[in-house]
RNA sequence: AGAGUUUGAUCCUGGCUCAGGAUGAACGCUGGCGGCGUGCCUAACACAUGCAAGUCGAGCGGGGGUUAUUGAGAGCUUGCUUUCAAUAACCUUAGCGGCGGACGGGUGAGGAACACGUGGGUAAUCUGCCCUUUGCAGAGGGAUAACGUCAAGAAAUUGACGCUAAUACCUCAUAAGCUCCCGGCACGGCAUCGUGGCGAGAGAAAAGAUUUAUCGGCAAAGGAGGAGCCCGCGGCUGAUUAGCUGGUUGGGGAGGUAACGGCUCACCAAGGCGACGAUCAGUAGCCGACCUGAGAGGGUGAUCGGCCACAUUGGAACUGAGACACGGUCCAAACUCCUACGGGAGGCAGCAGUGGGGAAUAUUGCGCAAUGGGGGGAACCCUGACGCAGCAACGCCGCGUGAAGGAGGAAGUAUUUCGGUAUGUAAACUUCUAUCAGCAGGGAAGAAGGAAGUGACGGUACCUGCAUAAGAAGCCCCGGCUAAUUACGUGCCAGCAGCCGCGGUAAUACGUAAGGGGCAAGCGUUAUCCGGAUUUACUGGGUGUAAAGGGUGAGUAGGCGGUUCGGCAAGUCAUAUGUGAAAUACCUGGGCUCAACCCAGGAACCGCAUAAGAAACUGUCGGACUUGAGUACAGGAGAGGUAAGCGGAAUUCCCAGUGUAGCGGUGAAAUGCGUAGAUAUUGGGAAGAACACCGGUGGCGAAGGCGGCUUACUGGACUGAAACUGACGCUGAGUCACGAAAGCGUGGGGAGCGAACAGGAUUAGAUACCCUGGUAGUCCACGCCGUAAACGAUGAGCGCUAGGUGUCGGCAAGGAAUUGUCGGUGCCGGAGCAAACGCAAUAAGCGCUCCACCUGGGGAGUACGGCCGCAAGGUUGAAACUCAAAGGAAUUGACGGGGACCCGCACAAGCGGUGGAGCAUGUGGUUUAAUUCGAAGCAACGCGAAGAACCUUACCAAAACUUGACAUCCCUCUGACAGGCCGUGUAAAGCGGAGUUCCUUCGGGACAGAGGAGACAGGUGGUGCAUGGUUGUCGUCAGCUCGUGUCGUGAGAUGUUGGGUUAAGUCCCGCAACGAGCGCAACCCUUAUUUUUAGUAGCCAGCGGGGAAAGCCGGGCACUCUAAGGAGACUGCCGUGGAUAACACGGAGGAAGGUGGGGAUGACGUCAAAUCAUCAUGCCCCUUAUGUUUUGGGCUACACACGUGCUACAAUGGCUGAAACAGAGUGAAGCGAACCCGCGAGGGGGAGCAAAGCACAAAAAAACAGUCCCAGUUCGGAUUGCGGUCUGCAACUCGACCGCAUGAAGUCGGAAUCGCUAGUAAUCGCGGAUCAGAAUGCCGCGGUGAAUACGCUCCCGGGUCUUGUACACACCGCCCGUCACACCAUGGGAGUUGGAAGCGCCCGAAGUCUGUGACCUAACCGAAAGGGAGGAGCAGCCGAAGGUGAAGCCAGUGACUGGGGUGAAGUCGUAACAAGGUAACCAG
Repeated sequence: AGAGUUUGAUCCUGGCUCAGGAUGAACGCUGGCGGCGUGCCUAACACAUGCAAGUCGAGCGGGGGUUAUUGAGAGCUUGCUUUCAAUAACCUUAGCGGCGGACGGGUGAGGAACACGUGGGUAAUCUGCCCUUUGCAGAGGGAUAACGUCAAGAAAUUGACGCUAAUACCUCAUAAGCUCCCGGCACGGCAUCGUGGCGAGAGAAAAGAUUUAUCGGCAAAGGAGGAGCCCGCGGCUGAUUAGCUGGUUGGGGAGGUAACGGCUCACCAAGGCGACGAUCAGUAGCCGACCUGAGAGGGUGAUCGGCCACAUUGGAACUGAGACACGGUCCAAACUCCUACGGGAGGCAGCAGUGGGGAAUAUUGCGCAAUGGGGGGAACCCUGACGCAGCAACGCCGCGUGAAGGAGGAAGUAUUUCGGUAUGUAAACUUCUAUCAGCAGGGAAGAAGGAAGUGACGGUACCUGCAUAAGAAGCCCCGGCUAAUUACGUGCCAGCAGCCGCGGUAAUACGUAAGGGGCAAGCGUUAUCCGGAUUUACUGGGUGUAAAGGGUGAGUAGGCGGUUCGGCAAGUCAUAUGUGAAAUACCUGGGCUCAACCCAGGAACCGCAUAAGAAACUGUCGGACUUGAGUACAGGAGAGGUAAGCGGAAUUCCCAGUGUAGCGGUGAAAUGCGUAGAUAUUGGGAAGAACACCGGUGGCGAAGGCGGCUUACUGGACUGAAACUGACGCUGAGUCACGAAAGCGUGGGGAGCGAACAGGAUUAGAUACCCUGGUAGUCCACGCCGUAAACGAUGAGCGCUAGGUGUCGGCAAGGAAUUGUCGGUGCCGGAGCAAACGCAAUAAGCGCUCCACCUGGGGAGUACGGCCGCAAGGUUGAAACUCAAAGGAAUUGACGGGGACCCGCACAAGCGGUGGAGCAUGUGGUUUAAUUCGAAGCAACGCGAAGAACCUUACCAAAACUUGACAUCCCUCUGACAGGCCGUGUAAAGCGGAGUUCCUUCGGGACAGAGGAGACAGGUGGUGCAUGGUUGUCGUCAGCUCGUGUCGUGAGAUGUUGGGUUAAGUCCCGCAACGAGCGCAACCCUUAUUUUUAGUAGCCAGCGGGGAAAGCCGGGCACUCUAAGGAGACUGCCGUGGAUAACACGGAGGAAGGUGGGGAUGACGUCAAAUCAUCAUGCCCCUUAUGUUUUGGGCUACACACGUGCUACAAUGGCUGAAACAGAGUGAAGCGAACCCGCGAGGGGGAGCAAAGCACAAAAAAACAGUCCCAGUUCGGAUUGCGGUCUGCAACUCGACCGCAUGAAGUCGGAAUCGCUAGUAAUCGCGGAUCAGAAUGCCGCGGUGAAUACGCUCCCGGGUCUUGUACACACCGCCCGUCACACCAUGGGAGUUGGAAGCGCCCGAAGUCUGUGACCUAACCGAAAGGGAGGAGCAGCCGAAGGUGAAGCCAGUGACUGGGGUGAAGUCGUAACAAGGUAACCAG
């Protein structure tokens, strides 16, 4: 520091997800040791039991105990025991009294508050114990606990009477200082006032104990530490909470408090708070700090520390220096316990512990040795604070589970191409060491004080010795992100998954194993927080099209603000001081063996406050200025607005005339109108609405918007000149006003147009598009509505930043052309910006100011609530749930019922067919035991099959074999086997017999057969979607790419586009391209001309011979021909056009002319195209069968449907006769002549020929002659009967052919559809492959031999460029809505249930306060009576809980109901994306 994920790919926007760190954690698997920490986050739920706050006898009187002494008594052993009393000492302690229980410890419920943090104030305060200083302690008095007696009660406890003490209580005295009051002085301050003196008056103190050392007591002042109160600033969410408030805000007065204060009360005034967020609702202890982060921030508030709050819930006060008090009191409530039923007791959010809750959190331990606290003079006592130990991998840190050597690279395991490879120096084995754990010995520090004594931890840490590698490794992961891969199993199943996504038979993604990677006493998962996320943007984002500019203006608050001078010093800057607790973090050192941990020092804590300064900037006050802004003056421009009036054209209607059969409308029609006279046309009239031409990316307006002419009223902008004001400005949350169309209300108006509606068409349907009508509405007046794709999808204002070119309005100069300038409105374009597209002085550039708005898609601009509206609805505006995308721009393709150009037998022009008939053949379907399998639009269907009677053959039935029909290896036996022959037998395969080898060193070997065992064979079984190879197709279409360079962020582009041209990306020119490759063309074959060479088996011109004839013979190679090599054609030449090019056209010459004709040749790729049945092959499957053999059957079936063909329907013909002319092939298991026989198929025959030799072999059509005369025929030949021929082991199923006889359909073929552009179509025959036989098919060959092409509008296919796109599996694409089904969350809902808070009223405990106090009372006064003073009681105000009422809020639930989301294949249509077939979209 980034990465994955939207796409075919790209860039951007944008969300989701991951890698890191952390935790008081939990869960799963696993677990050796130690150190240091940490450990109920949930039920502030309930608690058994024990302990957690006591202490002081040096405050007091008693009680108890021990000892001693004295006295008295008793027993007697006569000096001992014992009892009682007194005294004294010591020990102890229930009570009175003092101090402490307000600290320490726990918890985080409540609380949004001066609670906390920070800094101040207290001139508005208090302060026990402690420290310092000063002064003082005199004299009296009355009680009361304890105790005793009696009494009540179950108990808790209590009552009456009596006795007694104090450092308990009370009175008096004294008063340096203190308090109060009065007078008055000085100084100071901050308003009230503060401080220090002076004088007079009034008032208030005290306690003793004692061991004589001391410890206490009272008053006053000061200090330290602590506490109270007040203030500035700071830190949560919601405006779908906007108004709140009655002691409320203030006043002077009184009360109260330690103290200020409505803190409380009476009276008076009517204030106070709030958009800088009051009130209300929700949530929350706050901070130091902790986690994270580069930081700024964000999150958290366990442990440790500071503060606050609370102590079962609520209320209250008492005591006290301090409490409204965790282990105190009173009352109320709930709960629990005891009870004799009358009444009582209790409060673990102290330490342990229990139940419960929960995913989850420990011992009813030891000790006061240390530190600290309370009491005490002290010893000492108390201390679940604390120090330790126990439990838990909960966290951090440290250590170990061994180290070195060791290759036969062991065994095992996994895998394998069977060779090996991996585990792996790993193990074994040898040597060594002993950290931890174990045993034994020694053994601390922590302990401080004058000495001694004192250790829970603990025989612990630590040290030494002993013995053994012995006791100590797991967890997660291995598709990418992300380090690490193979095998098997499974087969969209089981499962995985953080995101993308894996799994449908070869899964590196599931499960297991082996191996590997990571971390390690832990490892993973889950949860939460920060980070990454610049994804709330202060640092540090955006708003034309991605989410996002308000529809527009006026303007309030607010924010911001021109030039200059001076003052002030709020912001700002710098200095100093105080504070910012400690701990933490950081730095430097130190202590535990290291580390964690602990200790010391330093710096820092970025903050706040104060003081004295500075004055540039901001601010503020004052003075001045003119450039911002405005006013006045002079001009011209304009569909700016409002009102009134006027005008012509057109439409429609009415009246009249002319006139006659149609009009109208459409793609075509129909509805409609018209003989009752329409349309058309002429004249007259009426009415309403809108204003042609001018008219223009012209003008005006803030926007919406504004268009005939005239008049009236009126707003704004601009220019000129520079008189006046003197910053008066900009923006603008709320607010107010305006605001198209549609819509609403009332009243008018209504020509045309025209939602709804009706009819006609179209259509599968057509509630649409088209047509004929037509109501609201459109128009006017007034009032609402307040929205639009209200758009430049671009807020307003100001300044700055290259140019060029139009145009509108004005001004200036000039004679004019024109130039300059100000304001507006357009286009192009540079820098710059931008994701790109693009913007570019009218910015989307560079800056400033202010406002509005955005933060993934859907749900949803929906629901609820509020506000507005007559309604329609508008505005504000969520959540649950769901997805991993949704988007923007651009790129390459593909596609379009988009465009342009071009090509092709693509159409057109022609010729001939198919589709109708019969037959042949293939396919589908059906049938069957089987009708084997494959091929499926073009590109399956006379296809694989160049040939199914058996075989083939893969199918079916039956029969048989099991190392096999075929290959390799081993053992035994035999000597041959096979073929041929014989026998036997079956449907056949089969079985038996005779006969029959080679080499040899004689052991045997080769070969073959039989038998045996197992490895294996075998499979036309599956998968062409695991593959190779081969093939089809687009398409013989002209395309497909690369290198370098250039452009672009990039995908990509350029080149390859453009202008021409071509059959062609063929060539030329131009050009940021220059070159190159695969294709095209050429090179190859063939054909057309010629030449050279050669001349047999071919040929015969000339010469000769020979015959009936024939190259038959001599001879020849001229010609034909054969087959080798050359030549020839290249737009080479001429002309015209073209750009002087390429090239085109015409011409010459030439056998051939513009690639001469034909063939072979098939670019990158597409179709998961075809083939596992040609072959090869991975994997799976079968193994007495899915293998092998055999016989018979089937592949040949037949109601039908389709494809491809043949033959025809006839006279351009059929038949008959006679008689011509080819080419290319084939032949030995062959072709087979002549000749003979047969009507014929054919038979006999066998010459010749391995073939330019012989044979097949007759070419046919044509031509000639004759006949038929338009008919189901002398056309046509199907079908059938009979008889034959040939092949073959065998023609029944199931061959071909021949003869005779029979003589079907068919008279040119509907919709539709195919081929062909010249030696072509059409037509005619010939040959070959396969093959025993069996072509109408296939592959070839020649003969005869046309017609037509204007042309590119249309159909099909293709190419190039361009355009649109929401497609990329690419239009056979994508995709919308209703309905049906399932599930999920949610709104409404008659209601119903619960909760919290507030308000009103009732009742009113405890208690303070007030009043009263007839009753009661020790201290003082009084001789007494009585007084003073106090109290009980009673009453009142307030007052918790409780009761009750109304309104609202929140939550749960609810028959029914609304829409929404998700879901595999459902139904109906086709809305959108292309001109999406009616352009789409926005509002109504």
This is a predicted structure of a 1484-nucleotide RNA (small-subunit ribosomal RNA). The sequence is in RNAcentral, with records from ENA and SILVA. Its Rfam family is "Bacterial small subunit ribosomal RNA".